RNAcentral holds the sequence, with entries from ENA and Rfam. A computed fold for a 74-nucleotide RNA from a Candidatus Omnitrophota bacterium, annotated as transfer RNA. Rfam family: tRNA. It is annotated as a transfer RNA. Model confidence (mean pLDDT): 84 of 100. Taxonomically the source falls in Candidatus Omnitrophota (Bacteria, Pseudomonadati). RNAcentral records the identical sequence in 2 taxa.
[in-house]
RNA sequence: GGCGGAGUAGCUCAGCCUGAUAGAGCACGCGGCUCAUACCCGCUUGGUCGGUGGUUUAAAUCCACUCUCCGCCA
Numbered sequence: 001g002g003c004g005g006a007g008u009a010g011c012u013c014a015g016c017c018u019g020a021u022a023g024a025g026c027a028c029g030c031g032g033c034u035c036a037u038a039c040c041c042g043c044u045u046g047g048u049c050g051g052u053g054g055u056u057u058a059a060a061u062c063c064a065c066u067c068u069c070c071g072c073c074a
Base pairs, nucleotide, nucleotide: 001073002072003071004070005069006068007067010026011025012024013023020057029043030042031041032040050066051065052064053063054062
């Protein structure tokens, strides 16, 4: 230098192909259970979807550029 993959909650990830309310598990917090703790059960909190711009009535999703990480080729 060329090609490909990944980036979404504190963590692990889904959702993207085919645009239409941003989700799951774990963790944190609260409550129940217990003499108490753990386990277990219930509830809640938590996101400008890596960044900028564009298309669109509407973008995590489509397009362009760009940043970080990983792999392959040279």